[in-house]
RNA sequence: CGGUGGACUAGGCUGGGGGGAUGGACGUCCCCUGUAACCUCAAAUCGUCCUAAGGAGGGGCUGAAGUCUGGAGAGCGAUCCAUCGAGCGGUUAAUGGUCUGGGUCUCCGACCAUGAUUUCUCGUCUCAUCGGAUCUUUCAUGGCAGGAACCGGGUCAGGUCCGGGAGGAAGCAGCCCUAACUACCAUGAGCGAUGCUGUUGAGGUAGCGGGAUUGAGGAGGAACCCAGGUAGCCAUCUAACCGUAAGGUGGAACCAUCCCCGGACGCGUCCACCA
Numbered sequence: 001c002g003g004u005g006g007a008c009u010a011g012g013c014u015g016g017g018g019g020g021a022u023g024g025a026c027g028u029c030c031c032c033u034g035u036a037a038c039c040u041c042a043a044a045u046c047g048u049c050c051u052a053a054g055g056a057g058g059g060g061c062u063g064a065a066g067u068c069u070g071g072a073g074a075g076c077g078a079u080c081c082a083u084c085g086a087g088c089g090g091u092u093a094a095u096g097g098u099c100u101g102g103g104u105c106u107c108c109g110a111c112c113a114u115g116a117u118u119u120c121u122c123g124u125c126u127c128a129u130c131g132g133a134u135c136u137u138u139c140a141u142g143g144c145a146g147g148a149a150c151c152g153g154g155u156c157a158g159g160u161c162c163g164g165g166a167g168g169a170a171g172c173a174g175c176c177c178u179a180a181c182u183a184c185c186a187u188g189a190g191c192g193a194u195g196c197u198g199u200u201g202a203g204g205u206a207g208c209g210g211g212a213u214u215g216a217g218g219a220g221g222a223a224c225c226c227a228g229g230u231a232g233c234c235a236u237c238u239a240a241c242c243g244u245a246a247g248g249u250g251g252a253a254c255c256a257u258c259c260c261c262g263g264a265c266g267c268g269u270c271c272a273c274c275a
Stems, first nucleotide, its partner, number of pairs: 002274007011062004015033005023050005038058004066265006073258002077254001079252006087244007094236005099228006106222003111217001119212006125203004130198003133194003137190007145182002152177004160169003
C1' cells in the first nucleotide's frame, strides 16, 4: 500500500415538479407524478428566509458513502394551439303518419223476411198570406154585488125648539136610495204576444217518422293499393346548417421520472486475518 470480515463517526437519504402568492425562495392551499421509505406543531391583515433562499421538535434507513453541477436523449402529466369528432340540443328541408276521394276474389261487422237496399211521396223545419184559439193589456156598453160619520136624497123612533093647546119646525142614530169609485161576469173594439191550431203559396229536407214500391243484403270499421292535400301535431339509424361536447390525432413551451457522457468537492477512525 492492497484485499476480506467486523465495530464506529461525520455524512447522506427519508421525494420532485407545476399553478397561485412574493422583488425573490420555501411552507401552509390546489393539481400532476415518483419511492422500499417518516411523524408532530405554528402559519395568508401569514410563518421562515435571501440565490446551496422555510422555522421548531422527534424518529427510521444507510453509512464512507456521496453531494452539487454542465451537456445529450427518452418521457408520465396538466396547460395552450390546430384538426377530427361519437353523442346531445336546435332550425330548415325531405319522407312517412294524422286529413280527403276512390278501389279490393281480403277480414270483422251492429242491424236484417216482425223486411236490408233502391225509388217515389208526405210530415216534422223556414218564409209569406188569410183565419181561429188563448192571454193578470187598454177602452166602451150592459149585468150583478158593494158603496156617503158630517159636507147627497128620502123617511126620520127618541130627544130638541116654537105654541095655552091643537099642532108645527129643524133634525142625529137606524132603515131605504143613489153619485163618484171598486170587484166580478158577459159582449164588442184596439195594440201586442204565443210551448196552440187551420187554409193557400213558395222554399228546404243531411236527422227522425208515416205511406207506397222492390225483395237480400248491410251502415260502419280494419288491412292493403291508387290519387290528392298538407296549416298544425307526431315519427324518422334521411340530409344540410348552427350550438355544445366525451374523446382521438398532430404541434408548442414546461415537466415528475428514467437512461447516457462529463466537471467540482468529499471518500475518515479503530480491530482481526491474508498477501